[in-house]
RNA sequence: GCCCUGAAGAAAGCGCCAGCGCCGGGCCUGCCCGGCUGACGAGGACGGAGGAUUAUCGAGUAAGUCGGCGGAUGCCUCCGGGGCCGUGAAAACCGGCCCGCAAAGCCCUCCUUCAAAAGCGGGGAGCAAUUCCCGCCACAAAGGGGAAGGCAGUUUUCUUU
Repeated sequence: GCCCUGAAGAAAGCGCCAGCGCCGGGCCUGCCCGGCUGACGAGGACGGAGGAUUAUCGAGUAAGUCGGCGGAUGCCUCCGGGGCCGUGAAAACCGGCCCGCAAAGCCCUCCUUCAAAAGCGGGGAGCAAUUCCCGCCACAAAGGGGAAGGCAGUUUUCUUU
């Protein structure tokens, strides 16, 4: 150094690097060796199985968050469980929807609520590319909460007029 086995820890803009790029060295001048970079937060899990890949939302520098591989709470299908809405109540069917203690019909408008990187300053490591730490500090969208308006079943039974 490689292989095998065991244990522990570790993740979702999460892990990795062989292309391009950048830095150092070599010198056969276009190749070799070594290194660097390669996603900033917000949001996201009913249970099980399967599938597919460009899996939601914005921010950012004059200038790769380029390209590639794998994965991932998203999406689709099936099965299963408990519920909400459909205009007095109950039940069945139908339609739409919610998810482990939480939420729940659809459309539109308005109000309200929530960042980090960046930037500035300081310090450390490295020849360098670059990287780490501390302090100050502003600005999103989706989403969440609230309000008004509009639209939304069938049958049976009960109740009220």